This is a predicted structure of a 73-nucleotide RNA (transfer RNA) from Candidatus Roizmanbacteria bacterium CG_4_9_14_0_8_um_filter_34_12. Model confidence (mean pLDDT): 81 of 100. Taxonomically the source falls in Candidatus Roizmaniibacteriota (Bacteria, Bacteria candidate phyla). It was read from a public genome assembly. It matches the Rfam family "tRNA".

[in-house]
């Protein structure tokens, strides 16, 4: 330099042809227990990497950029 994949909550990851952004763990509150943990119930937590474009509407499609991983040279 070329090709492919990836970037979404504190962490690990979903989101099938564009239509309200979700789960598990972690966090906070509660139930229960003599007490703690496990368990159960609930709450909160996201500018979907950045900048443009298309569209009534973009995590999703198009263009450019940054970073990470793999392969090729």
């Nucleotide at each position: 330099g070329c090709u492919g994949g990836g970037a979404u909550a504190g962490c690990u990851c979903a989101a099938u042809u564009g239509g309200c952004a979700g789960a598990g763990c972690a966090g906070c509150g509660g139930u229960a227990u003599c007490g703690u943990a496990a368990a159960c119930c609930g709450c909160a937590g996201a500018u979907u990497c950045c900048g443009g474009g298309u569209u009534c509407g973009a995590u999703u499609c198009c263009c450019g950029g940054u970073c990470c991983c793999a392969g090729c040279u």